[in-house]
Bacterial large signal recognition particle RNA from a soil metagenome, 269 nucleotides, folded computationally. Model confidence (mean pLDDT): 76 of 100.

RNA sequence: CCGUGCUAGGCGGGGAGGUAGCGGUGCCCUGUCGCUCGCAAUCCGCUCUAGCGAGGCCGAAUCCCCUCUUGAGGGGCGCGGUCUUCGGGGUCAGCCCGCCAGUGGUGGUGUUGAUGGCCCGGGUCCCGCGCGAUGUCGGCCCGUGAAUCAGGUCAGGUCCGGAAGGAAGCAGCCUUAAGCGGUCACCGAUAUGCGCAGCGGGAGCACCCGGGCCGGAGCGAUCGCUGACGCAAGCGCCCGGGGAUCGCGUCUCGAUCGAGGGUGCACGG
Numbered sequence: 001c002c003g004u005g006c007u008a009g010g011c012g013g014g015g016a017g018g019u020a021g022c023g024g025u026g027c028c029c030u031g032u033c034g035c036u037c038g039c040a041a042u043c044c045g046c047u048c049u050a051g052c053g054a055g056g057c058c059g060a061a062u063c064c065c066c067u068c069u070u071g072a073g074g075g076g077c078g079c080g081g082u083c084u085u086c087g088g089g090g091u092c093a094g095c096c097c098g099c100c101a102g103u104g105g106u107g108g109u110g111u112u113g114a115u116g117g118c119c120c121g122g123g124u125c126c127c128g129c130g131c132g133a134u135g136u137c138g139g140c141c142c143g144u145g146a147a148u149c150a151g152g153u154c155a156g157g158u159c160c161g162g163a164a165g166g167a168a169g170c171a172g173c174c175u176u177a178a179g180c181g182g183u184c185a186c187c188g189a190u191a192u193g194c195g196c197a198g199c200g201g202g203a204g205c206a207c208c209c210g211g212g213c214c215g216g217a218g219c220g221a222u223c224g225c226u227g228a229c230g231c232a233a234g235c236g237c238c239c240g241g242g243g244a245u246c247g248c249g250u251c252u253c254g255a256u257c258g259a260g261g262g263u264g265c266a267c268g269g
Base pairs, nucleotide, nucleotide: 001269002268003267004266005265006264009058010057011056012030013029014028015027020047021046022045023044024043035055036054037053038052039051064262065261066260067259068258073253074252075251076250077249078248079247080246081245082244083243084242085241086240087239088238089237092236094235095234097230098229100227101226102225103224104223105222106221108219109218116214117213118212119211120210121209122208123207124206125202126201127200128199129198130196131195132194133192134191135190136189137188138187139186141182142181143180144179150175151174152173153172158167159166160165
C1' cells in the first nucleotide's frame, strides 16, 4: 500500500419555549432530503458519556470527531418612527364652542319714512266682580225601603151592647220617613296651577301691539375670512404606563457552504 472481517462512531442540525438541568414530542428556521416501529405537554425518557426500548443499514472516511470561516434564522437590551390603548395635566392655544369688533358676499326690509328720541292708548303684572268650564256636595227626579214601636183601608177573628150599632186592630193591599242605590237634564252651594277680544280699580320699571310728532338713511338675518377675549377637557399639545409593527445599534445562540487538522483493532498478501 491492497484485500477481508470487526469496533468506536454515524444514519440531520439549530432557535425560542419548557425544565434544577439534558434530550425528545409540539412551534419556528435551515436544507448534500438524511433508517423503521412504540412512548409523550397538568407530557415522555434520562442525569453531566444526560431521550428510552425493539429492529435495520453504513462504518475508519465525501460520510465520524475537533478548530476556524461564512452566516439563513431565532432571542435579549437600548434608541427612534408609525398606529393603538389607559391614566393624569390645564402651562400651550391649533381645531371645536361662546361672545365682541372689522371686512366681503347673499337674500330681505326701508323716502308709502329705517335706526334713534318724545308722547298717548292697550296688553303682559296685581286686586275685586261677572260669565263659562271642570270637579265635589246638596236639592229635584227615579228605584228600593217598616214583623211591632209610621199612615190609610182593614176580610177573618176579638171586645162592648138585648139589638141597632160601636171600638181596638192581625194578615193582605196602597202610601210614606230615615236610610241605600241611580241619574246627573235642571237648581243651589263650594273649590280651582282652568278659559274669556267681559266689567271696574291699581301699578306703571321693562317688553310687546297700535297710533301721533321730531328727524332724514339706514336696519335686521345668514354665510365666509381676519383679529381680540373667554370657556372646556372631545381631538391636538404636555407627562407617565401598556400593546402591535417597522428601522437602526449592540450582545448572544446559530442551520448551511468552505478550509485545516485528528481517529482504530485482527488476519492474509
RNAcentral holds the sequence, with entries from MGnify. Rfam family: Bacterial large signal recognition particle RNA. The family's RNA type in Rfam is non-coding RNA gene. On this family, see Rosenblad et al., Nucleic Acids Res 2003: "SRPDB: Signal Recognition Particle Database".